[in-house]
Molecule: transfer RNA
Organism: Candidatus Falkowiibacteriota bacterium
């Protein structure tokens, strides 16, 4: 060069043939405890790598690109 895979919350990952972007752990608050931790309840946190188009509506489709990973030469 070339072919697959991936990129979503702070970390690991879902996200059904386009239709209100979730979860588990981590944070905060609270309860209970001397006190900490666990435990249970509450809650914040996201321009879905980036840029164009397509649609009434795109994490999802299409196009370009950027970075990570395995192949091949």
């Nucleotide at each position: 060069g070339c072919c697959g895979a991936g990129g979503u919350a702070g970390c690991u990952c879902a996200g059904u043939u386009g239709g209100u972007a979730g979860a588990g752990c981590a944070g905060u608050g609270g309860u209970u405890u001397u006190g900490u931790a666990a435990a249970c309840c509450a809650u914040a946190g996201g321009u879905c790598g980036g840029g164009g188009g397509u649609u009434c509506a795109a994490g999802u489709c299409c196009u370009c690109u950027c970075c990570u990973c395995g192949g091949c030469u």